[in-house]
Context: one part of a larger RNA
């Protein structure tokens, strides 16, 4: 010096990002207990008091011996209360610094945020405000259900269930609520018109080609070259026909999503209930708001402190809240986050001493 512990004058968070760590509280019995509340809670709220040993008084509770009486003579019934165990209560006495004598055993309160709650999670850096959840809503599905697994299978799950059921999605107890927009994207419905595939259709074009025509050679039979060309067999192919889809027409936002700008105006000033104008599918309603969201910003005012970039209450100029991507509240709950207070302390002022184990020296 390091690790693990113990004690500490005076002060008591001045430490620090932050009371991290430590200290403190502590069992049981009695008294007493606020706001708020979903009437269950909150609550062990908070805050107080008691607690050992010996002996003894009184009163209980449990068990129930001996004895006594009775008869239906039985492991019988009634009575009886000893002894033992245990509790409450009063008195006297004893000892210690200290009596739940050691050990083990909640610190508490206030305000706010968040998530209702119990639960789950990153086995080995994150336990949370993340996930789940009951609730609510939308949507699909009529049974060989939808959906899922499987080789476009058999088969299986769904389900030996049947719309009060099952699948998918979102929200996330409860209370009060959930505004406007269907122009875009999606979904659902519609079918008049436009577009549109394979297929059908086959006008026409074209290859080949018997017979045929012309020319040349040859006495002839025939050979060679060129041209036209039916049927057949092929190649190609216009019109016309041809579904869904798309275009189109409606509906639908607890579907994906979206929810304006400029200018002027009141008898001080300021502000603008009011007016004008442009644009849009519609221009953000209720509620909340410097917020887990506010850049400017330590906004401004109030509270708390001697002093407060945090905190609480307001204001509203919302850079860039806002209504099931839910909005605003909310009792209870949380190894959650933030601020304050009491108690308590070596966290600190400021360090000291002690114990054990290392390091170090020697062997």
């Nucleotide at each position: 010096c390091c690790c693990u512990c113990g004690u500490u004058a005076a002060g008591g968070a001045a430490c620090u990002c932050g009371g991290c760590a430590a200290a403190a509280u502590g069992a049981c019995c009695c008294c007493g207990u606020a706001a708020c509340u979903u009437c269950g809670g909150g609550a062990g709220a908070a805050g107080g008091g008691g607690c050992g040993g010996u002996u003894u008084u009184g009163c209980g509770u449990g068990u129930g011996a001996a004895g006594u009486g009775g008869u239906u003579u039985a492991c019988c019934c009634a009575u009886g209360g000893a002894g033992c165990a245990u509790g409450c209560u009063g008195g006297a006495c004893c000892c210690c610094c200290a009596g739940u004598a050691a050990a083990g055993a909640g610190a508490g309160c206030u305000a706010a945020g968040u998530g209702a709650c119990u639960g789950u999670u990153u086995a080995g850096u994150a336990a949370a405000a993340a996930c789940c959840c009951a609730u609510c809503u939308c949507u699909c599905u009529g049974c060989u259900a939808a959906g899922u697994c499987g080789u476009c299978a058999a088969g299986a799950c769904g389900a030996c269930g049947u719309a009060u059921a099952g699948g998918g999605a979102g929200u996330g107890a409860c209370a009060c609520c959930u505004g406007c927009c269907c122009g875009g994207u999606g979904c659902u419905g519609g079918a008049a018109g436009g577009u549109u595939a394979a297929g059908g259709g086959g006008a026409g074009a074209u290859g080949u080609c018997a017979u045929c025509c012309u020319g040349c050679c040859g006495c002839a039979a025939g050979g060679c070259a060129g041209g036209g060309g039916a049927a057949g067999c092929g190649u190609u192919g216009a019109a016309c026909u041809g579904a869904a889809g798309c275009c189109c027409c409606a509906g639908u936002a607890a579907a994906c999503g979206g929810c304006g700008g400029c200018c002027g105006u009141a008898a001080c000033u300021a502000u603008a209930a009011c007016g004008g104008u442009c644009c849009u599918a519609a221009g953000g309603u209720a509620g909340c708001g410097a917020a887990a969201u506010u850049c400017c910003u330590u906004g401004u005012c109030g509270g708390g402190u001697a002093a407060g970039u945090u905190c609480c209450g307001a204001c509203c100029c919302g850079c860039a809240c806002g209504a099931a991507u839910g909005g605003u509240g909310u009792a209870a709950c949380u190894a959650c986050u933030u601020a304050g207070c009491u108690g308590c302390u070596g966290u600190c002022u400021c360090a000291a001493c002690g114990a054990g184990g290392g390091a170090c020296u020697c062997g």

Notes:
Predicted 3D model of a 363-nucleotide part of an RNA (large-subunit ribosomal RNA, domain IV) from a Pseudomonadota bacterium. Its Rfam family is "Bacterial large subunit ribosomal RNA". RNAcentral holds the full RNA, with entries from ENA. NCBI's taxonomy places the organism under Bacteria, Pseudomonadati, Pseudomonadota.